[in-house]
Context: one part of a larger RNA
RNA sequence: UUGGGCCUAAAGCGUCCGUAGCUGGACCUCUAAGUCCGCUGUGAAAUGUUGGGGCUCAACCCUAACGCGUGCAGUGGAUACUGUUGGUCUUGGGAACGGGGGAGGGUCGGGGUACUUCCAGGGUAGGGGUAAAAUCCGUUGAGCCUGGAAGGACCACCAGUGGCGAAGGCGCCGAUCCAAAACGUGUCCGACGGUGAGGGACGAAAGCUGGGGGAGCGAACGGGAUUAGAUACCCCGGUAGUCCCAGCUGUAAAUGAUGCAGACUGUGGUGUUACGCAUGAGUAAUCAUGCGUAGUGCUGUAGCGUAGGUGUUAAGUCUGCCGCCUGGGGAGUACGAUCGCAAGAUUUAAACUU
Numbered sequence: 001u002u003g004g005g006c007c008u009a010a011a012g013c014g015u016c017c018g019u020a021g022c023u024g025g026a027c028c029u030c031u032a033a034g035u036c037c038g039c040u041g042u043g044a045a046a047u048g049u050u051g052g053g054g055c056u057c058a059a060c061c062c063u064a065a066c067g068c069g070u071g072c073a074g075u076g077g078a079u080a081c082u083g084u085u086g087g088u089c090u091u092g093g094g095a096a097c098g099g100g101g102g103a104g105g106g107u108c109g110g111g112g113u114a115c116u117u118c119c120a121g122g123g124u125a126g127g128g129g130u131a132a133a134a135u136c137c138g139u140u141g142a143g144c145c146u147g148g149a150a151g152g153a154c155c156a157c158c159a160g161u162g163g164c165g166a167a168g169g170c171g172c173c174g175a176u177c178c179a180a181a182a183c184g185u186g187u188c189c190g191a192c193g194g195u196g197a198g199g200g201a202c203g204a205a206a207g208c209u210g211g212g213g214g215a216g217c218g219a220a221c222g223g224g225a226u227u228a229g230a231u232a233c234c235c236c237g238g239u240a241g242u243c244c245c246a247g248c249u250g251u252a253a254a255u256g257a258u259g260c261a262g263a264c265u266g267u268g269g270u271g272u273u274a275c276g277c278a279u280g281a282g283u284a285a286u287c288a289u290g291c292g293u294a295g296u297g298c299u300g301u302a303g304c305g306u307a308g309g310u311g312u313u314a315a316g317u318c319u320g321c322c323g324c325c326u327g328g329g330g331a332g333u334a335c336g337a338u339c340g341c342a343a344g345a346u347u348u349a350a351a352c353u354u
């Protein structure tokens, strides 16, 4: 390579958008490029098969026919499929309208408890901490009680295998701006779609640059314990950081360890969220039951799977496109290149060893 694979054995890019490419719904028509058929030319010889012949036979050689050369070119046809031309359609896709749902994002304003510090008053000898202690705080009046002020961070209960978002992620209240999805509708466009090498955007925490902020917590660090030791676990402190603004970094067990899109399967049972419809209850708000669509869970049939398991939210049966894997170590390292302020990131070997 032909293949075989990618939840857990090696293997799905962290996620999305999108260029080229690949791929693509239904009907009619054109063409005949792909495709199929016929004919002509060409496709050297040798080698091969069969017949005949020549060396006494054979090997070998000569000769005729066939075969091989799977192809290429020309020409004449076929038109189902793919492509092309023109036209039509509505199921895919998009748009519009309608009433709802949502911790979706940005900005601005407001609030709440707790905490820490400070001030004032009351008050007296302890407080704190631990398995037990000590370091630590306290007669310069702590801890405790009452009142007040300031500050920064956070948002209990509600809260739910509940919701929203492409993922990362998102939770006090209000306003405003932006955006997405679902449901319903015989309203419009009419294949406009799918995927996506390169490329672009977003991307937790930590980290970096500049400027602010700093209550609590807290790497590093100091001290007290424990211990044979204790560069730890426990305790008392505590800097960076954690917070905000403007940039950078671009990685995570970025996980559902499961790429995206579409179709199919008599499956079934049971929750829950949103919307719609029907029936019933209620004066109404609303609630209950059933059904439909979309999401999100549990259980489980067939099937699949080495098994665990999965099972209409597939890891079942198929199609399209992309990414990735090929024994362990060396190694996600070296070198080179690109990016970065740096830390480093991305791309990515070999010798050798087993």
Base pairs, nucleotide, nucleotide: 004325005324006323007308008307012322014202015201016200017199021195022194023193025089026088027087028086031083033082034081035078036077037076038075039074040073041072042071048066049065050064051063052062053061054060092192093189094188095187096185097184098183104178105177106176107175108174109173110172111155112154115151116150117149118148119147120146121145122144126137127136163170164169207248208247209246210245211244212243216242217241221237222236223235224234259321260320261319262318263317264316268299269298270297271296272295273294274293275292276291277290278289279288280287281286303310304309327354328353329352336347337346338345339344

Overview
This is a predicted structure of a 354-nucleotide part of an RNA (small-subunit ribosomal RNA, central domain) from a soil metagenome.